[in-house]
Small-subunit ribosomal RNA from an uncultured bacterium, 1419 nucleotides, folded computationally.
Its Rfam family is "Bacterial small subunit ribosomal RNA".
The prediction has a mean pLDDT of 83.
RNA sequence: GAUGAACGCUGGCGGCGUGUCUAAGGCAUGCAAGUCGUACGAAUCACCUUUCUUCGGAAAGAAUGAUUAGUGGCAAACGGGAGCGUAACACAUUGGUAACCUACCUCGAGCUCGUGAACAACCAUUAGAAAUGAUGGCUAAUACACGAUAUGGAUGGGGGGUCUUCGGACAUUCCCAUUGAAAGCUUCGGCGGCGCGAGAGGGGCCUAUGUCCUAUCAGCUUGUUGGUGAGGUAAGAGCUCACCAAGGCUACGACGGGUACCGGGCGUGAGAGCGUGGCCCGGCUCAUUGGGACUGAGACACUGCCCAAACACCUACGGGUGGCUGCAGUCAAGAAUCUUCCGCAAUGGACGAAAGUCUGACGGAGCGACGCCGCGUGCAGGAUGACGGCCUUCGGGUUGUAAACUGCUUUUAUUUGGGACGAACAAAUGACGGUACCAAAUGAAUAAGAGGUUGCUAACUCUGUGCCAGCAGCAGCGGUAAUACAGAGACCUCAAGCGUUAUCCGGAUUUAUUGGGCGUAAAGGGUCCGCAGGCGGCCUUAUAAGUCACUCGUCAAAUCUUCGGGCUCAACCCGAAGACUGCGAAUGAAACUGUAAGGCUAGAGGCUGGGAGAGGUACACGGAAUUGUCGGUGUAGGGGUAAAAUCCGUUAAUAUCGACAAGAACACCAAAGGCGAAGGCAGUGUACUGGAACAGUUCUGACGCUGAGGGACGAAAGCGUGGGUAGCGAAUGGGAUUAGAUACCCCAGUAGUCCACGCCGUAAACGAUGAAUGCUAGGUAUUGGGAGUAUCGACCCUCUCAGUGCCGUUGAACCAAGCUAACGCGUUAAGCAUUCCGCCUGGGGAGUACGGCCGCAAGGCUAAAACUCAAAGGAAUAGACGGGGACCCGCACAAGCGGUGGAGCGUGCGGUUUAAUUCGAUGCUAAGCGAGGAACCUUACCUGGGCUUAACUUCUAGCUGCACGCCUUCCGAAAGGAAGGAAGCCUUCGAGGGUGCUAGAAAGGUGCUGCAUGGUUGUCGUCAGCUCGUGGCGUGAGCUGUUCCCUUAAGUGGGGUAACGAGCGCAACCCCUGUCGUGUGUUACACUUUCACACGAGACUGCCCGGGCAACCGGGAGGAAGGUGGGGACGACGUCAAAUCAGCAUGGCCCUUACGUCCAGGGCGACACGCGCGCUACAAUGGCAGGUACAACGGGUUGCCAACCAGCAAUGGGGAGCUAAUCCCAAAAAGCCUGUCUCAGUUCGGAUUGGAGGCUGCAACUCGCCUCCAUGAAGCCGGAAUCGCUAGUAACGGCCAAUCAGCCACGUGGCCGUGAAUACGUUCUCGGGUCUUGUACUCACCGCCCGUCACGUCAAGAGAGUUGGUAACACCCGAACGUCGCCGUAGGGCGCCGGAAGGUGGGACUGAUGAUAGGGACG
Repeated sequence: GAUGAACGCUGGCGGCGUGUCUAAGGCAUGCAAGUCGUACGAAUCACCUUUCUUCGGAAAGAAUGAUUAGUGGCAAACGGGAGCGUAACACAUUGGUAACCUACCUCGAGCUCGUGAACAACCAUUAGAAAUGAUGGCUAAUACACGAUAUGGAUGGGGGGUCUUCGGACAUUCCCAUUGAAAGCUUCGGCGGCGCGAGAGGGGCCUAUGUCCUAUCAGCUUGUUGGUGAGGUAAGAGCUCACCAAGGCUACGACGGGUACCGGGCGUGAGAGCGUGGCCCGGCUCAUUGGGACUGAGACACUGCCCAAACACCUACGGGUGGCUGCAGUCAAGAAUCUUCCGCAAUGGACGAAAGUCUGACGGAGCGACGCCGCGUGCAGGAUGACGGCCUUCGGGUUGUAAACUGCUUUUAUUUGGGACGAACAAAUGACGGUACCAAAUGAAUAAGAGGUUGCUAACUCUGUGCCAGCAGCAGCGGUAAUACAGAGACCUCAAGCGUUAUCCGGAUUUAUUGGGCGUAAAGGGUCCGCAGGCGGCCUUAUAAGUCACUCGUCAAAUCUUCGGGCUCAACCCGAAGACUGCGAAUGAAACUGUAAGGCUAGAGGCUGGGAGAGGUACACGGAAUUGUCGGUGUAGGGGUAAAAUCCGUUAAUAUCGACAAGAACACCAAAGGCGAAGGCAGUGUACUGGAACAGUUCUGACGCUGAGGGACGAAAGCGUGGGUAGCGAAUGGGAUUAGAUACCCCAGUAGUCCACGCCGUAAACGAUGAAUGCUAGGUAUUGGGAGUAUCGACCCUCUCAGUGCCGUUGAACCAAGCUAACGCGUUAAGCAUUCCGCCUGGGGAGUACGGCCGCAAGGCUAAAACUCAAAGGAAUAGACGGGGACCCGCACAAGCGGUGGAGCGUGCGGUUUAAUUCGAUGCUAAGCGAGGAACCUUACCUGGGCUUAACUUCUAGCUGCACGCCUUCCGAAAGGAAGGAAGCCUUCGAGGGUGCUAGAAAGGUGCUGCAUGGUUGUCGUCAGCUCGUGGCGUGAGCUGUUCCCUUAAGUGGGGUAACGAGCGCAACCCCUGUCGUGUGUUACACUUUCACACGAGACUGCCCGGGCAACCGGGAGGAAGGUGGGGACGACGUCAAAUCAGCAUGGCCCUUACGUCCAGGGCGACACGCGCGCUACAAUGGCAGGUACAACGGGUUGCCAACCAGCAAUGGGGAGCUAAUCCCAAAAAGCCUGUCUCAGUUCGGAUUGGAGGCUGCAACUCGCCUCCAUGAAGCCGGAAUCGCUAGUAACGGCCAAUCAGCCACGUGGCCGUGAAUACGUUCUCGGGUCUUGUACUCACCGCCCGUCACGUCAAGAGAGUUGGUAACACCCGAACGUCGCCGUAGGGCGCCGGAAGGUGGGACUGAUGAUAGGGACG
């Protein structure tokens, strides 16, 4: 885009079309084929006359008219319906018929004379329920029969002519023989009848070509193929029969199976095609199913006949009747398809002389948005941009000129009036139809929806929902901010329709003729030979089949295209032209292809020559090694492995020497080497044998290439028979390893491996690359041959032919082009071309099932479908990863020192408990973390008691009194409440401010979401990386730069370089510290200095030596300091949806007499346990006691607190000094000196507990710290494991500070004192960096992913079987009917053969179903 459509929602009008696609299922009812009296007899009625009459009528007669059953004629074979069957001369196109027929119609020339016998109707009798008959009698004809005539006709014979397919034919001509016709009617005009000849139209038969799928249908056929004769037909013919012969068809697809009416056309498409065959036209076929003939010009006959069958109906049970696939209609079936309408007015048909009759053909109307086309549902103005809705950043925006409102119009609608064409044919005649159309009136009046809005794809917001409910064509949406679900608003598209479903074409170059591919994506057959087929070198001649040109015929109409015309337009219809790409015929051309003939040598083959080679087959021979046997020497081990063990060995192994035996394989040569069609082929020799290359240019003369089927060969494994068996070695046994180990390793070891013969026929049979031919730069290596130069000869060198390899890139040179998705290929093509073959068409199912063929088997070859997925796959890119590689770094390991893990205690966490034990942090990167101070407060938690504009901010309105507040009393745990009292506000005087109360806007929330966020922080990591611009390379992702070499702590620097530069990082700039100088200096110190502050100097690889291209490295000097002097601050792009909504801020959601807020008490401090971080120890390098020395950073007025006094002490009293280089905290401690303890659970260790005190604070019970006395637990150096540290570091020692009333601080942040050891080195562990490699990973190895098992669902195959269908075959029976025979005067009867339906039987093909077992797919 389309449809004979259906379904959902919706629906105003008209025109033109169209409407059972399913059950060729069954049908009630009506109608659909009759007509002619000018063919005939007769009957009835009307009219007329006569007679009779009961006056109703009856009878008779002639003419006329009408109607009719019957005889007769014509029609009924058309028209109308359907698509069952049919793969066929059914259809289409083209020819033929010299092998034929033709009623009615037209034309031509003729004829139309006699005679006769019947049968319907009718009458009588009679059977039957009916349908329908039976018997007897009368009768007419254009019915029937007989006779006559015969130019011509038919048949037979003969002569001549023309044509011919050579059979024959003839509209030409002559002769002879035989034979066969007729009908009348009439209004007298005519209409008929008969034979003959022609025409037109219609048909029969034949030919060529075209015409679906299937080879998992490969062979079919006996009237079959042909002949002779006969029969038969309108006509040729095995059409039929008898006899004879054995043919005929088939890979160019016979035969079989499936499906199907065919064509013009129709849909789609640029076309080629693909799909389709409804309506209209042509043809065919069918008429309940099957068979059959009759009549006739024509039928084997839709509304005729006979028979059989099924079904249905009537019946008096004896017997009969019927056929909507005609028009309507009905039932059924189905997703689904209409009125039991009007009319013969028109067109057409039948009959008729005509009038006319009949006509469900046809003309119309009706129903259905089923389709196409047209029209309408109003037009103009109208802003405060109304109300309402929706959104909102609360300002507004949008719906939206849309509405309202004002004006206008009347298509449509309704009403009224007028009113056709279609009528031809003089008149008459219209179903449609009072329709179309016209006019007038009324009044915006009667008339809009459907689908969509994530992308494809035009159109976006809010709310609800929360991986639910749902959507979905594909991708995919939905797990609390959904433009994707649902609703709403807005918007988009189309519009009386809009969507959905189904089907077809297109897009799809995705079956590729036009117009594809096969190295790696699916795809080259394992290889060769070769029949058919396809294709084929150069020259000449002929021919004209292909080809081309022109002409003629045909290709129905409709359809289509163009032009013109008619309905108001269009759809629709009419006319003209074109087109329909086809077929046939005639004439011509001769390049190419074909064919025929002749020639050629460049293809191909033969011949001669000397060479190369693991080419093949057979036979023979050889040495090394291995194993075994025998003998000798010799003694305790051997063997094996990562390590072992099984195993062998004192019956003498292994080792070693000698001899012998056996089988298999052939070191070195040996190579990217050679040969072969492939598989494959390797010691040496011989015999036989295949092929190739080169040279000679001697012969043949296109003999060629490819190759469906077919044939041959075909590794390994395997199979059969018979041998052989040293080594190796599936299976198997044992030993190890392991969680296991049906493996890897070890010890043994059977088939097999070997030989002969026969099978198998497959491989990653690979170059994953079919064969052949030609063409398109090279370089280099190598194998074989030849030639040349040179040489005595050879080697070398040059050229060439044939093979086998590599390079073929940015570069000065070598280095091609081209192709390819890329990788890559590149004269050995995957380049450019030709020929032929094979193969592919998404993944899985599956190279499977079924069937067939082959095989002894294993199995092979051929080869599907259902179902299922939305991918599977290739090449390349960036990452990440690797029990891959290279290089490098780091307290990473190693080397050291000290710890942790064990104990007690402190502290944090988990868990548990609890009314609550508030919350967060969870590997590294949570756990002495937020918290640098939880008794109340903090506090967020729990219990209880209160408040509700509130504890807090701002504002408005109203009201009230005057402040709020203070004091006293009472209740209460307090908060709070109640009562009383005193004072009684400021003011610019406006009830202004303040305050209280009420109402409201708003408050408040440590409630949720760190996965909505800001900010901040951790980590990789102070690791050296992360990027950009321009340029270059690549189809692209991307790469280059940033790789490489050297160097560095460093992407630090240098060199090189299709890169050149730049940015963020590194480094430096900043701070502290180490030396010196200068200046200043209080309160320091005390005589120039420590110190403090400020400014400056100094270090830069600057100097020297060596190495190096350089960068730089190693060493040295000087110097306080040397190669970054030491330390700090400083943290690139990013990663972890890392952490934090409880520090703060903040979107959204939630609570509002509570999830807010106040108060008291409790809890955060619990305790069977587990973990982290610490402190104190376990002691003698120590404890205790006494004496004695040396710091720095800091802090202090709600403070630090001196001296002195009291107390054992904590502390108290005291009060000097100090807002601090001044005073105080303040004693530093380890250290040093002296004494004591003497190895013990101790004079170690201090937990725990009892008692007595002190301090802070409203308050130390839960739950503070300190002091003294007493008590004196575990613990004797810590398993697996694990942490820190490279120098003023570790370790040890004390001091200070923040927080703070006090303190659970043994924490944290600082300060100084004493002051080490070790680093060979980078194999290993961890982490990181650079390059490279593989990858099926990319939420990236904590990845991905395979198979079994368990459960569920689905489809297919097998299956003992069971049960249907289809088409044949054999036999039986055999209707109507036909041929033949017999009988009969005739009607008829009997019989043979054939023959539908039916029956019996065994097979074939194809369905359904089936316990069960197996595989597959999905979850």